């Protein structure tokens, strides 16, 4: 020191349900433990994923509404990846 994880020792984060003078929505934020050894950071310039206010086709009525299809410029890091990091038993 790398690899690896104790029923260690000290810290830490925080799923779901509920709430919300946050948001079209995903999500976010509060609360709250399901569980995390990276459940730390990083979302144009790995991947993969979520969602569509608007835009853009196209359909039916035509007042402009309504259905359908794409498209993030909004979002996920607790999906893989990258990059740093706390401890120290076999």
């Nucleotide at each position: 020191u790398c690899c690896c994880g104790a029923u260690a020792a000290a810290g830490g984060c925080a799923a779901a349900c509920c709430c919300g003078g946050c948001g079209a929505a995903a999500g976010c934020g509060g609360c709250g433990a399901c569980g995390c050894a990276a459940a730390g950071c990083u979302a144009c310039a790995g991947g993969g994923g979520c969602u569509u206010c608007g835009c853009c086709g196209u359909u039916a009525a035509c007042g402009u509404u309504a259905g359908c299809g794409g498209c993030a410029u909004g979002c996920c890091a607790g999906c893989c990846a990258g990059c740093u990091g706390c401890c120290g038993a076999a």
Predicted 3D model of a 90-nucleotide RNA (c-di-GMP-I riboswitch aptamer) from Paenibacillus sp.
Its Rfam family is "c-di-GMP-I riboswitch aptamer". Gene Ontology term of the family: cyclic-di-GMP binding. From the family's description: GEMM was predicted in a large-scale screen for bacterial structured RNA regulatory elements.
The model forms 95% of the base pairs in the Rfam consensus.